[in-house]
Context: one part of a larger RNA
RNA sequence: UGACGGGGGCCCGCACAAGCGGAGGAACAUGUGGUUUAAUUCGAUGAUACGCGAGGAACCUUACCCAGGCUUAAAUUGCAGAUGAAUAUUUAGGAAACUAGAUAGCCUUCGGGCAUCUGUGAAGGUGCUGCAUGGUUGUCGUCAGCUCGUGCCGUGAGGUGUCGGCUUAAGUGCCAUAACGAGCGCAACCCUUAUUGAUAGUUACUAACAGGUUAUGCUGAGGACUCUAUCGAGACUGCCGUCGUAAGAUGCGAGGAAGGUGGGGAUGACGUCAAAUCAGCACGGCCCUUACGUCUGGGGCUACACACGUGUUACAAUGGGGGGUACAGAAGGUCGCUACCUGGCAACAGGAUGCUAAUCCCAAAAGCCUCUCUCAGUUCGGAUUGGAGUCUGCAACCCGACUCCAUGAAGCUGGAUUCGCUAGUAAUCGCGCAUCAGCCACGGCGCGGUGAAUACGUUCCCGGGCCUUGUACA
Numbered sequence: 001u002g003a004c005g006g007g008g009g010c011c012c013g014c015a016c017a018a019g020c021g022g023a024g025g026a027a028c029a030u031g032u033g034g035u036u037u038a039a040u041u042c043g044a045u046g047a048u049a050c051g052c053g054a055g056g057a058a059c060c061u062u063a064c065c066c067a068g069g070c071u072u073a074a075a076u077u078g079c080a081g082a083u084g085a086a087u088a089u090u091u092a093g094g095a096a097a098c099u100a101g102a103u104a105g106c107c108u109u110c111g112g113g114c115a116u117c118u119g120u121g122a123a124g125g126u127g128c129u130g131c132a133u134g135g136u137u138g139u140c141g142u143c144a145g146c147u148c149g150u151g152c153c154g155u156g157a158g159g160u161g162u163c164g165g166c167u168u169a170a171g172u173g174c175c176a177u178a179a180c181g182a183g184c185g186c187a188a189c190c191c192u193u194a195u196u197g198a199u200a201g202u203u204a205c206u207a208a209c210a211g212g213u214u215a216u217g218c219u220g221a222g223g224a225c226u227c228u229a230u231c232g233a234g235a236c237u238g239c240c241g242u243c244g245u246a247a248g249a250u251g252c253g254a255g256g257a258a259g260g261u262g263g264g265g266a267u268g269a270c271g272u273c274a275a276a277u278c279a280g281c282a283c284g285g286c287c288c289u290u291a292c293g294u295c296u297g298g299g300g301c302u303a304c305a306c307a308c309g310u311g312u313u314a315c316a317a318u319g320g321g322g323g324g325u326a327c328a329g330a331a332g333g334u335c336g337c338u339a340c341c342u343g344g345c346a347a348c349a350g351g352a353u354g355c356u357a358a359u360c361c362c363a364a365a366a367g368c369c370u371c372u373c374u375c376a377g378u379u380c381g382g383a384u385u386g387g388a389g390u391c392u393g394c395a396a397c398c399c400g401a402c403u404c405c406a407u408g409a410a411g412c413u414g415g416a417u418u419c420g421c422u423a424g425u426a427a428u429c430g431c432g433c434a435u436c437a438g439c440c441a442c443g444g445c446g447c448g449g450u451g452a453a454u455a456c457g458u459u460c461c462c463g464g465g466c467c468u469u470g471u472a473c474a
Stems, first nucleotide, its partner, number of pairs: 001474002003471003007468007015458002019421005026313008034304002042053002064299007076122009087104007106113002124288002127286003133282002135277003138273001140271001145184006151160003164175003190265004195233007205222002209220003236259001239253001240251004315414001319373007332361002336355002340351004380411001385406007427450007
């Protein structure tokens, strides 16, 4: 100087407390361990691995296993030589890749071009090392810290500044001061949301006027409103009261759409964990080169006594079922989204129309009204299994999703323990997108609808910041 303490002081955080809803019990989905296997490819492993890389494993992907092929190789390219091919059709073998054969089959300015083959130099490797690395990322932590120049103090390591008092979300400020200044962080500048003005009105809108319809901004028209999208305004403790030297604190004070960082996002200091990644990519070294490269067919990554994590659905009456009826936002659409009609119980199929989209389409559920069920393993719950189908795709056996009929398992609120959340939040309800032929999505990322309870407080648990003290630690 740090680190540590079941030392002290001050302070903060859904850290505890106060509440609400879950996990841990059941079934299923998914990931992991283990076991099994020819192979169950590889990586990630306390917090910071385990619905993670993977934002789509039937083939492909694919890296794994079995079998069959190739060896300048799947692709690109230099040099030398040879040939006229490549390609198409077709025959035989084959699971295919491929192998063997037949027919057709180049251009030229004569220099060559193009293509194939042979030889050779480069290739190729998801092989190893993340403890050789770049780049990127997680975490402490959006915590308030981490440092420098000059000066001063100390023999020196180093200290001071950065400490003290008050204050703040904040090393944020004010005061004091052997320190005076400065940098990286904090804050602000950026995006979005909440209010409003101006400008602009088409595909959006419709108050007034007119036309028209069973009905609808449907049409003329309008530039008011909504909305769209560009530039502005607005919030600064600015004003008032109280406290304070000041910084600032406080007030069911004013004004205001918004009040003290208004809400949300992006933004992550010096560093820590030899943290993660050589399998995104790049790259040093090592290793393989008729194979650890590469092509193809099939299998596997989907196994299953078991253990754990994360989720979905439930155990019901604040509910289940039938009928009727209302209201979003943000996305997406021509290899697409499809109104409407017909067939089918349905998945869907056959027609047909609009839309390259503020124009057309996808398109809500909880809610509300009404009928029924009456506490039961049930009209709860839907696993599992049988049968019949639909769709995608070369192909659904291993191993897809969906529909209908039948079947109707466990489960009656879950031990010790444990997780999330402080407001448009939790809880609950549906909708969309990426990936994608299809989909094992109950996942991920977004969007809106309905919409709570509680916080006395900081003694205790956990993590962190500052000061101080002890130390046989570095």
A computed fold for a 474-nucleotide part of an RNA from a Bacteroidaceae bacterium, annotated as small-subunit ribosomal RNA, 3' major domain. The full RNA is in RNAcentral, with records from SILVA. The organism belongs to Bacteroidaceae, within Bacteria. Its Rfam family is "Bacterial small subunit ribosomal RNA". Model confidence (mean pLDDT): 81 of 100.